[in-house]
Order: sequence, then C1' cells, then structure tokens
RNA sequence: ACAACGAAAAGCUAAACCUGCUGUAACGCAGGGACAGAAAGUGACGGGGCCUAAAUGGGGAAGCCGAGCUGCCGAA
Repeated sequence: ACAACGAAAAGCUAAACCUGCUGUAACGCAGGGACAGAAAGUGACGGGGCCUAAAUGGGGAAGCCGAGCUGCCGAA
C1' cells in the first nucleotide's frame, strides 16, 4: 500500500412528521426535525417490490437483496 474488519476520533447523511414553493399527481426543492446508517456517496445494472397517472409505450423514489465505481480513519 491492498484486502478483510469496525473500537476510538474528526466529520457526513437525514426516516417519520411539520411549514413554504412547483407540478394533474407521485415526487422534487428549501427550512425545521432525527428513526436510523461504515458508504443511507454514486448510476437504477440485475431481482423482488412501492407510489402516481392525463393509464397498458408515461412519470417518480428507492434507507429491500445482489453486484459495479469512488471514498474518511486505523484500535483489536
């Protein structure tokens, strides 16, 4: 250095819910909030699901499982 792993430290994200804005809606954005998280960073790639619709060719999230890429620290 790398892999596995997850003590400590420094940080990080932000469930439910509330308020405002946009949108047909789901959602999304901002503020509050903190259930939880070692990738709850990233793209929806595979599987199983979820929400919405102006519906069967649309839209959306994904903090379910599996894998890909990237990443902080270094005790046992």
Source information
c-di-GMP-I riboswitch aptamer from Methyloprofundus sedimenti, 76 nucleotides, folded computationally. The sequence is in RNAcentral, with records from Rfam and Ribocentre. The model forms 93% of the base pairs in the Rfam consensus. It matches the Rfam family "c-di-GMP-I riboswitch aptamer". From the family's description: GEMM was predicted in a large-scale screen for bacterial structured RNA regulatory elements.